[in-house]
């Protein structure tokens, strides 16, 4: 000190989360020791038991218990207070302290803190000083006697003492009354000192030293009271108050005071927050933080408050009293039912509650307290010990050497390597700790006793003696021996640390982001690693990080946030000069700020924690002295801020009148006739009863064309024909007046579009609601026809808008350019200057960016308003305003980890521009209808194996399913297996021939039987055994390879530079051009790569080279005929080269690229065709071509065999074939290809058969032989018919292949002769040697279901105006809430589940107030016939009060039938509102 998380990526805003520290903690796992500290945070809940306050005999009467002594004697009893002592009693002091506990119950208060005051006070014990203590009287407790009662307790009688009580005397600087003097102050007054009068005291005891008593003064200590300042949340608490505020008088108190009472007055408090409600003890301090702050108030210290709950007083110096009293209440215990007893929030302890917190311990040794003269007694205060890792601190669990880098574990690319790991083993060393056994400190100095000394009889000083709970503890000597001692959490990122196995959106993890759906570093285990360590993690809480409430130290155009606007109150802030004061401010000094804490120095425990000592600090408050710049205040003054006057000027500024024309509608009349109107198209509607149209007249209401604008005016809302009146404002010029009069503005008041409301008018147009017509799946909409409120006026409400410049007001300062409105200066519509406005552009600067930029969002100052994650929600409740609608104010529970701003790159748009493509159009021919073939779906089946499924599956994998193929089904077999390799064993065969069973596989027989040799063996073959097998089983979403598609579309990128905070941009855009990111020009870009093009192949050429198996023009030979032969090299052909490049000319163009036209040429601007497929997209296809990771099967999911199936058939779809005929069919005749194939082959020719074919037979492993053409052409016929079209289907007879044509082959012949007469919506191909049409060949192959596929040639068209539209694509631009990218995103109702919440008849509580009734104890007052000599008291009464009861109302909480919305929840329903022009722009 930061980090993670919104996005495809970026910057910002903004929340959430983490890393740190802390704790009276708790929980989980674990645990060796010691020191120091801490230990019911919950039920102020209830408490068994023990202890926690007594002491004094030197106050008293005395003697119950104990001891001693004495006496008596019955020798073991009685007596004697005689002594030590002492129960109970009287009396004194203490019990009001100290201490403990709850914080807590209460308390938001003079309670606490701090600083003052008491001229308004008290103070026992203690200290100092002064004075005094004389005389007397009567009771009473204990005890004794008698009684009541279960007990607690209590009644009566008799006797008695005191330092108990009372009376008298004396008396003061006491108190009271009267009256002087002096001094002082702070208002009342105070202090000192007199005079006179009245009143009130005392206690004894003694060892005679004293101790104690009374009065007074002073001190000290403690307490009381008053005051200033500070001290939580809520305004959804705004008014509160009757002893209330003050006065007079009296009472009361230690004392002031409405503290109380009577009377009088009407005050007092409050937005600087009264009152009310909620919560809460306060402080020193503690935690955190750089600090400022924030949070807390355990332990320790100070103060308060309380003692079962409420009330009350008594006693006393002190209490309204924790271990006192009385009363009431609740609860518990006890009882003989009549009554009684009790108060752990003391120390232990128990129950309960709770996540949770200890021993019914020891001692008064020390410290402290009470009493006492003292010894001493008491002391759960205290000091110690026990329990608990609760925290802090310290120590240890060894150290060194040691590599065969062992075994084992784990991992891997696995004959091996890595890691655990110098770890272990082993060998030395050490002994903190531990165990055993010894020694053993300080805390102790006093009091007291004894002795000595000084002064003088008691104090002081000295010496000796006595006293230790902890504890035989700390510490220490010695012996032994590594001996007794390591865990927890984590390992995806944040965050240090990685692999394997298991699991398979399951189980689970998770602080946030998020992991898990078969290869999980994120779950569980293991190995390893990391972090901390006697602890480690988790949970909870607080601060921090969070500048995320911002004083330090934030913001408000668009992210949350400027009030709709003005006026103005309080408040805040405020121009220049001079003087005074000294409140703020600053400085010095004094007091205080308790101790502890924090901090610094130096010490003590071995160190540390802990602790001692001294210092500093305690940032504060008060007082006092000084300073006077600034602020303030007082006084005087100034003119520049603000204002007034005056002269002009401007405008849709406002209010109220008057008035005008156009348009619209309506009415009347005329002309006129069939439609009008409306729409995308229609219809509703109007119209022959005369519309629409047109003319004339009349009426009505509303709005004001042109001017008109980037204009003007106004505070905003807003304001528009012309004109009059009234009113307001701005600006400019001039100087005169006046002299800070100013700015802002919480509350408040006023104004405030539209809609809406009330009353009364008005009502032409338009037009919510409503009606009808359309559209639509629906259409409660968009469109159309109507139409009422309303729109208009007057008066009164409402008070809100995207009331926006999303930008508060005022003042000052800060570069420029340009336009415009109103003034002024100069003569002026030029030009220029200046003032006040309204706009545009652009710097610096600012900003997250977009942008703003003298009209700031720049730099400053003042004041106000507002914001603090999204949703819930501008909702609920409350309050308030309103006639209502509704407005203002304005939450919470719950829920999410985002929501959001700006910009970037893409993608998309029923956005735009440019361009291309058989994309459309123009054409030709098809498909969709029929039959058949084939593929698919579906269905069926034992099986109909599997895959391919929009384009980019469907004559596809398959370029050949009768068996085989074959993967499927059924049945029969087999298990190292059908094939192969290696090793071992045994055999000599194997092959071949031949039987039986069987459907075959297979099983089981018979015959026959090796080679080489160095004789060891080897080769070969099969059998057996072992190891490796095998799988068309799964995953194409684990993969390689291959392929389809966008698309042969023109794109996709990089280096360096530059721009931007950045993602990114630029380059690649722009102007031209091209088939092309093709080329040129321009240019913050310059270059380059993959693509394009070219290089490659085929094809087009009467050019050239070569000439066999090809060719044959000329020459020759020969044949019935044929290049058949000699020969030829011309031609065709074959296969090498050449040839085309915008090269030439003209034009257009920007002098370019390029385009247009032309020449020449076989071919011209890419000549035609092919191969060639950029970065990438579709988790596209394929695990069944092959390969391969993982998983699965192993007498089966392997493998062999027979048969069946893949060929099924109501149906649906795709692709084809054949047709429907005359551009044709049939019959006959006659021609012309190319490219291929051929030896288990192609076959000439001949013979047989109608034919498929068969028989004979020749050539050819091929430019040689052969397969081998059809359309076309000629002739004839058919004559428009279901036909001489069409050929399906079926019957019969055959041929061929093959082990075998039944399921299930092809072909031939004869017969049969379906449907079909050109095909709906829709849809496909094709731009030239193309479409169309005609045949030929090949692969696979025994044969073939081929009408398929791949090639080949023959014949050979039509059309393209053009780019509006459909589809696809490219570039630029624009919008976006999309980025899985429009097959996107996303809204609302309804339905389901869960959650919290509002309302609600009612029900149940709670606290407080009010009124009335009752009213204990008790104080005070009154009375007091009873008691008492008296003082006084009992009793009775009055006032007040706790408590109780009754009543009505308010507040608050819980609950509730029912009900409202809200939130959340992989796959529900209905639509499609928003995001693109979102398909009607959206929004308020």
């Nucleotide at each position: 000190a930061g980090a993670g998380u919104u996005u495809g990526a970026u910057c910002c805003u903004g929340g959430c989360u983490c890393a740190g520290g802390a704790u009276g903690a708790a929980c989980g796992c674990u645990a060796g020791c010691g020191g120091c500290a801490g230990g019911c945070u919950u039920a102020a809940c209830a408490c068994a038991u023990g202890c926690a306050a007594g002491u004094c005999g030197a106050g008293g009467g005395g003697u119950a218990a104990c001891a001693g002594g004495g006496u008596g004697c019955u020798u073991g009893c009685a007596c004697c207070g005689c002594u030590g002592a002492c129960g109970a009693c009287c009396g004194g002091c203490g019990c009001a302290c100290g201490g403990g506990g709850g914080c807590g119950c209460g308390u938001a208060a003079c309670g606490c803190g701090u600083a003052u005051a008491c001229a308004a006070u008290c103070u026992a014990c203690c200290u100092u000083u002064u004075a005094c203590a004389g005389a007397g009287a009567g009771a009473u407790a204990c005890c004794c006697c008698a009684g009541a009662g279960a007990a607690a307790u209590u009644u009566g009688g008799a006797a008695u003492a005191a330092u108990a009580c009372c009376u008298c005397a004396u008396a003061a600087u006491a108190u009271u009354a009267u009256u002087g003097c002096u001094c002082g102050g702070c208002a009342u007054c105070g202090a000192g000192u007199g005079a006179c009068a009245a009143u009130u005291a005392a206690a004894g005891u003694u060892u005679c030293g004293g101790c104690g008593g009374u009065a007074a003064a002073a001190g000290a200590u403690g307490a009381g009271u008053a005051u200033g300042c500070g001290u939580c949340c809520u305004a959804u608490u705004a008014g509160c108050u009757a002893g209330u505020u003050g006065g007079u008088a009296a009472g009361g108190u230690a004392a002031c005071g409405g503290c109380u009472u009577a009377c009088c007055a009407a005050g007092g408090c409050g937005a600087c927050g009264a009152u009310a409600g909620g919560u809460a003890g306060g402080g020193g301090u503690c935690c955190u933080g750089a600090g400022a702050g924030g949070g807390a108030g355990a332990u320790c210290c100070c103060c308060c408050a309380c003692a079962c709950u409420g009330g009350u007083a008594c006693u006393g110096a002190g209490a309204c009293a924790c271990g006192g009293a009385c009363c009431a209440g609740a609860c518990u215990c006890u009882u003989a039912c009549g009554g009684g007893a009790g108060g752990c929030a003391g120390c232990a302890g128990u129950g309960a509650g709770g996540a949770a917190u200890a021993u019914u311990g020891g001692u008064c040794a020390g410290u402290g307290g009470g009493c006492g003269a003292a010894a001493g007694c008491c002391u759960g205060a205290a000091c110690c010990a026990g329990c608990c890792a609760u925290g802090c601190c310290g120590c240890g669990u060894g150290c060194a050497g040691g590599a065969a880098g062992a075994c084992g574990g784990c991992c891997c690319u696995a004959u091996g390597g890595g890691u655990u790991g110098u770890c272990c083993c082993c060998u030395u060393c050490u002994u903190u700790u531990g165990u055993g056994u010894g020694g053993g400190u300080a805390g102790a100095a006093a009091c007291c006793u004894u002795c000595u000394g000084a002064c003088g009889u008691g104090u002081c000083a000295g010496a000796a003696g006595c006293u230790g709970a902890c504890g035989g503890u700390a510490c220490u000597g010695u012996a032994c021996g590594a001996a007794u001692a390591a865990g927890c959490a984590u390992c995806g990122g944040c965050u240090a640390a990685c692999u394997c196995c298991g699991u398979g959106c399951c189980a689970g993890c998770a602080g946030c982001c998020g992991c898990g759906g078969u290869a999980a570093u994120a779950c569980g285990g293991a190995g390893g690693a990391u972090g901390c360590a006697a602890g480690c993690g988790u949970u909870a809480u607080c601060c921090g990080g969070a500048u995320u409430u911002a004083u330090u130290g934030g913001g408000u155009u668009u992210a949350a946030a400027g009030g709709g606007u003005g006026c103005g109150u309080a408040g805040g802030c405020g121009g220049g000069a001079u003087a005074g004061c000294a409140a703020g401010u600053c400085a010095g000094u004094g007091g205080u700020g308790a101790a502890a804490u924090c901090u610094u120095u130096c010490g003590g425990c071995u160190u540390a924690a802990c602790u001692g000592u001294a210092g500093a600090a305690c940032u504060g408050c008060c007082a006092u002295u000084g300073a006077u710049a600034c602020u303030g205040u007082u006084a005087u003054u100034c003119u520049u801020g603000a204002g007034u006057a005056u002269a002009g000027u401007u405008g849709a500024a406002g209010u109220g009148g008057g008035u005008g024309g156009a348009a619209u509608g309506u009415g009347u009349g005329g002309u006129g006739u069939a439609g009008c109107g409306g729409u995308g198209a229609a219809a509703u509607g109007c119209u022959u009863a005369g519309a629409u149209a047109u003319c004339a007249c009349a009426c009505a209401g509303a709005a004001c064309g042109c001017c008109g604008a980037u204009u003007g005016c106004g505070a905003a809302g807003g304001c528009a024909g012309c004109u009059c009146a009234c009113u307001a404002a701005g600006c400019u010029g001039u100087u005169a007046c006046a002299g800070a009069c100013g700015c802002u503005g919480a509350g408040g008041c006023a104004c405030g579009a539209a809609a809406g409301c009330g009353u009364g008018g008005g009502g032409a147009u338009c037009a919510a609601a409503c009606a009808g017509g359309a559209u639509u799946a629906g259409a409660u909409a968009c469109c159309c026809u109507g139409g009422u409120a309303g729109u208009c006026c007057a008066c009164g409400c409402c008070g809100u808008a995207a009331a926006c410049u999303a930008u508060g007001a005022u003042g000052a300062c800060u570069c420029g350019c340009u336009g415009u409105u109103g003034g002024c200066g100069a003569u002026a519509u030029a030009c220029u200057g200046u003032c006040a406005g309204c706009g545009g552009c652009u710097g610096a600067g600012c900003g997250a960016a977009a942008g703003c930029a003298u009209u700031a969002a720049g730099u400053c100052a003042u004041c106000c308003a507002c914001c603090u994650g999204g949703g819930g929600a501008g909702u609920a409740c409350g309050a308030u305003c309103g006639c209502a609608a509704g407005g203002u104010u304005g939450a919470a529970a719950c829920u999410c980890a985002a929501a959001g701003g700006a910009a970037u790159u893409g993608a998309c748009g029923g956005g735009g521009g440019c361009c291309c493509g058989c994309a459309c159009a123009a054409g030709c021919g098809g498909a969709g209808g029929a039959a058949c073939a084939u593929g698919u779906g579906g269905u069926u089946u034992a099986a109909u194996u599997c895959g391919a499924u929009g384009a980019u599956a469907c004559g596809c994998g398959a370029g050949g399913a009768a068996c085989c193929u074959u993967a499927c089904c059924u049945g029969g077999g087999u298990u190292u297996g059908a094939a192969c390799g290696u090793a071992g064993a045994g055999u000599g065969a194997c092959c071949g021939g031949u039987g039986c069973c069987g459907a075959a596989a297979g099983g089981u027989g018979c015959c026959u039987u090796u080679c080489c040799u160095u004789c060891g063996g080897g080769a070969c073959a099969g059998u057996c055994u072992a190891c490796g097998a095998g799988g068309u089983g799964c995953u194409g979403c684990a993969u390689g390879g291959u392929u389809g598609u966008c698309g042969u579309c023109a794109g996709c990128u990089c280096g360096u530079g530059c721009c931007g905070u950045g993602a990114g941009g630029u380059g690649u855009c722009g102007g031209g051009u091209u088939a092309a990111g093709u080329c040129c020009c321009a240019u913050a870009a310059c270059g380059a790569g993959c693509g394009c093009a070219a290089c490659c192949c085929c094809u087009a050429u009467c050019g050239u080279u070569a000439g066999u198996u090809g060719c044959c023009a000329g020459c020759g030979a020969g044949u019935a005929a044929u290049g058949u032969c000699g020969g030829g090299a011309a031609c065709u052909c074959u296969a090498g080269c050449a040839g085309a490049c915008u090269g030439c000319c003209g034009g257009u163009g920007a002098c370019a690229a390029a385009c247009c036209g032309g020449a020449g040429g076989a071919a011209g601007g890419g000549g035609g065709g092919g191969a060639u497929g950029a970065c990438g997209u579709c988790a596209a296809a394929u695990c069944a071509g092959c390969a391969c990771g993982g998983c699965c099967c192993u007498u089966a999911c392997g493998u062999c065999c027979g048969g069946g199936g893949c060929g099924a058939c109501a149906c649906a779809c795709g692709u084809g074939u054949u047709a429907c005929a005359a551009u044709g069919g049939u019959a006959g005749g006659u021609a012309c290809a190319g490219a291929g194939g051929g030896g288990c082959g192609c076959u000439a020719u001949c013979c047989a058969g109608c034919g498929a074919u068969g028989g004979a037979g020749u050539g050819c492993g091929a430019a040689u032989c052969u397969c081998a053409a059809a359309a076309a052409c000629c002739u004839a016929u058919c004559u428009c018919a279901g036909u001489u079209c069409g050929g399906a289907u079926c019957g019969g007879a055959g041929u061929c292949u093959g082990c075998a044509a039944c399921u299930c082959g092809a072909c031939u012949c004869c017969g049969u002769g379906a449907a079909g007469u050109u095909g709906g919506a829709u849809u496909c191909g094709c731009u030239a040697g193309u479409a169309a049409u005609c045949g030929c060949g090949c692969a696979u192959c025994a044969g073939c279901c081929a009408u398929g596929g791949c090639g080949c040639g023959g014949u050979g068209a039509a059309u393209a105006c053009g780019u509006u539209c459909c589809c696809g694509g490219g570039c630029c631009u624009u919008g976006u809430a999309c980025a899985c990218a429009c097959c996107g995103c996303c809204c609302g109702u309804c339905a389901a589940g869960c959650c919290a919440u509002g309302g609600a008849a009612g029900c149940u509580g709670g606290g407080g107030g009010u009124g009335c009734c009752u009213g204990a104890a008790g104080u005070u007052c009154g009375u007091g016939a009873c008691c008492g000599c008296a003082a006084g008291g009992a009793g009775c009464g009055a006032c007040c009060u706790a408590g109780g009861g009754c009543a009505a109302a308010a507040c608050u909480a819980g609950u509730a039938a029912c009900u409202g919305g809200g939130g959340c929840u992989a796959a529900g329903u209905c639509g499609u509102a928003a995001c693109a022009a979102g398909g009607u722009a959206a929004c308020c």
A computed fold for a 1484-nucleotide RNA from an uncultured bacterium, annotated as small-subunit ribosomal RNA. Rfam family: Bacterial small subunit ribosomal RNA. The RNAcentral record of the sequence draws on ENA and Greengenes. The coordinates come from a structure-prediction model, not an experiment, and the mean pLDDT is 82.